RNA sequence: AUCUGACAAAGGCAAACCCAGCCAAAGCUGGGGACGCAAAGCCACGGGUCCUCGUUUCCUUCGAGACAUUCGUCCGAAAGACCCCAAGAUCGCCGGGCUUCCAAC
Numbered sequence: 001a002u003c004u005g006a007c008a009a010a011g012g013c014a015a016a017c018c019c020a021g022c023c024a025a026a027g028c029u030g031g032g033g034a035c036g037c038a039a040a041g042c043c044a045c046g047g048g049u050c051c052u053c054g055u056u057u058c059c060u061u062c063g064a065g066a067c068a069u070u071c072g073u074c075c076g077a078a079a080g081a082c083c084c085c086a087a088g089a090u091c092g093c094c095g096g097g098c099u100u101c102c103a104a105c
Stems, first nucleotide, its partner, number of pairs: 004103002012037002017032006035092001041098003045095003048090003052086001054084001057081002060078004065074003
């Protein structure tokens, strides 16, 4: 120095949940709190996931709509779902990059 990680030492971080604040939301910040973590330190670079906008298609419902006439077809509107796309979030989802405390076997 690399790999590795012990019921070691000294420390560190802090999930869920609660309170306060920010955001349209995902989520973030502070306080409390500890499930866990040897990089749970940093970077959204690749993939994943989440949220929101847009688009196409589909489904459902609706209509003083058009055609048709009992089956419906088309048009329009609303809500929802998948694909695609864009902005965002997550590094405690995985991979990658950078930095890094300690040292028993």